[in-house]
RNA sequence: CCGACGCGACGGGGGCGCUCGGGGUUGUAACCGGGCUGAGAAGCACCCUUUGAACCUGAACCGGACAAUGCCGGCGGAGGGAGGCGCAGGAAACGGUCG
Numbered sequence: 001c002c003g004a005c006g007c008g009a010c011g012g013g014g015g016c017g018c019u020c021g022g023g024g025u026u027g028u029a030a031c032c033g034g035g036c037u038g039a040g041a042a043g044c045a046c047c048c049u050u051u052g053a054a055c056c057u058g059a060a061c062c063g064g065a066c067a068a069u070g071c072c073g074g075c076g077g078a079g080g081g082a083g084g085c086g087c088a089g090g091a092a093a094c095g096g097u098c099g
């Protein structure tokens, strides 16, 4: 010195389980309703968008609970993972460049 915390619109990324009843059936599934946790369990709603635990892999994992389930914790100073613009701001932290 530049970026940077914030806000906005636009774009992009993501998950949607467990259980009970109905339904249907040889048996399932679709579909409808209720219960559990949660921000969200198919809503243009919710969350996240690199300062990235939103979310995925590991994982049909491990420990603890529960009617049951990623329900809680570990795993995790592991590996992956989707942004540019405008406004505002310019103090600290953080990153970059120059002397």
Base pairs, nucleotide, nucleotide: 001096002095003094006087007086008085010083011049012048013047014046016043017036018035019034020033021032022031055080056079057078061074062073063072064071
TPP riboswitch aptamer (THI element) from uncultured Paracoccus sp., 99 nucleotides, folded computationally. Model confidence (mean pLDDT): 75 of 100. It was read from a public genome assembly, where an Rfam model found it. NCBI's taxonomy places the organism under Bacteria, Pseudomonadati, Pseudomonadota, Paracoccaceae, Paracoccus.